[in-house]
Context: one part of a larger RNA
RNA sequence: UUGGGCGUAAAGCGCGUGUAGGCGGCUUGGCAAGUCAGAUGUGAAAGCCCUCGGCUUAACCGAGGAAGUGCGUCUGAAACUGCUGAGCUUGAGUCUCGGAGAGGAUGGCGGAAUUCCGCAAGUAGAGGUGAAAUUCGUAGAUAUGCGGAGGAACACCGGUGGCGAAGGCGGCCAUCUGGACGAGUACUGACGCUGAGACGCGAAAGCGUGGGGAGCAAACAGGAUUAGAUACCCUGGUAGUCCACGCUGUAAACGAUGAGAACUAGGUGUCGUGGGUGUUGACCCCCGCGGUGCCGUAGCUAACGCAUUAAGUUCUCCGCCUGGGAAGUACGGCCGCAAGGCUAAAACUC
Numbered sequence: 001u002u003g004g005g006c007g008u009a010a011a012g013c014g015c016g017u018g019u020a021g022g023c024g025g026c027u028u029g030g031c032a033a034g035u036c037a038g039a040u041g042u043g044a045a046a047g048c049c050c051u052c053g054g055c056u057u058a059a060c061c062g063a064g065g066a067a068g069u070g071c072g073u074c075u076g077a078a079a080c081u082g083c084u085g086a087g088c089u090u091g092a093g094u095c096u097c098g099g100a101g102a103g104g105a106u107g108g109c110g111g112a113a114u115u116c117c118g119c120a121a122g123u124a125g126a127g128g129u130g131a132a133a134u135u136c137g138u139a140g141a142u143a144u145g146c147g148g149a150g151g152a153a154c155a156c157c158g159g160u161g162g163c164g165a166a167g168g169c170g171g172c173c174a175u176c177u178g179g180a181c182g183a184g185u186a187c188u189g190a191c192g193c194u195g196a197g198a199c200g201c202g203a204a205a206g207c208g209u210g211g212g213g214a215g216c217a218a219a220c221a222g223g224a225u226u227a228g229a230u231a232c233c234c235u236g237g238u239a240g241u242c243c244a245c246g247c248u249g250u251a252a253a254c255g256a257u258g259a260g261a262a263c264u265a266g267g268u269g270u271c272g273u274g275g276g277u278g279u280u281g282a283c284c285c286c287c288g289c290g291g292u293g294c295c296g297u298a299g300c301u302a303a304c305g306c307a308u309u310a311a312g313u314u315c316u317c318c319g320c321c322u323g324g325g326a327a328g329u330a331c332g333g334c335c336g337c338a339a340g341g342c343u344a345a346a347a348c349u350c
Stems, first nucleotide, its partner, number of pairs: 004321003007304002012318001014201004021194003025088007033081002035077008049065006091191001092188003095184004103177007110154001115149006125136002162169002206247006215241002220236004258317006266295011299306002323350003332343004
């Protein structure tokens, strides 16, 4: 390479927007590039194949014929692909109405609790542990009441509940703003899918500048434990955790499962919403659409398991894998303030 694969064996980019490219709904006219048919030219010789012949035979050699996937030209076909014209509405989008939601951004507000400060009242302990000690306390602690300061997080509701592309999002209110869904069928008329590069977003930790700092807490100090204890436990405690702006660009960024489309038994719960029967007060019951769970048939799977939210049956496009270690390392390049990130080997070895 061919092939085979990617939930757990190696393998789905962390996620999106989108360029080139690849692929693309139904009907109809035209063209004839792809495609198909015929004709013709070419396809050197030798070789291969067939027939005949020459060396006693064979190998070998000679003659004739055939074949030669291909290419050029001409003529023709029009189903499929393509190009072009016209049309359609189911894909896609727009519009109207409606409600759901921790979706995002900014500003403001609130209560509980911790800590600290002041005052009151009060006395000898408090704290902590397996047990202790370090620690705090007669300069009045802990416990209690009142007042104040400040920062951070939002108990209950809260739910295999909801929203978001992913990361993620949870007190309340306001402003700005994105997306999805249901109903109506009014409009556009294939406007679509995927997406190499590219661009954007991207938890935590970390970095820069300036703020902030209640609690927690790497590092650090002390007390214990222990043979030791650079730990687990305890008392303290600085970065950090918080805010603004900028950077970093990683993760078990996980459903370890790329995106889109079609088809293939059911049952049951839940969220949003619509229709119907019936009450007409909310439910209940039946049917539908869109999410989100559980169980399960066929089928698939090495098994585990998956199973209309597929890992089933197929199509399109992208990414990725090819024995273990060396190694996600070296070197080079690009990016970064740095830490480092991305790309990415080999010798050698089993």